Record summary: Transfer RNA from a Bacteroidales bacterium, 73 nucleotides, folded computationally. Rfam family: tRNA. The organism belongs to Bacteroidales, within Bacteria.

RNA sequence: AGCUUCGUGGAGCAGUGGAGUGCUCGUCAGUCUGUCACACUGAAGAUCGCGGGUUCGAUCCCCGUCGAAGCUG
Repeated sequence: AGCUUCGUGGAGCAGUGGAGUGCUCGUCAGUCUGUCACACUGAAGAUCGCGGGUUCGAUCCCCGUCGAAGCUG
């Protein structure tokens, strides 16, 4: 330098043109308990890396760019 894959709540993952972005763990509050834990209920938390484009509509398709991993030289 070129190519490939990946980037989504605090963490790990799913979703790959249209539903209110979902699941597990964690966090907070409540119920329960003598207390903690467990269990149950509820809540908060994501401009889907960033910028632009296509489209009636983009997390998803296209371009650029940043970061991580790998391959080639």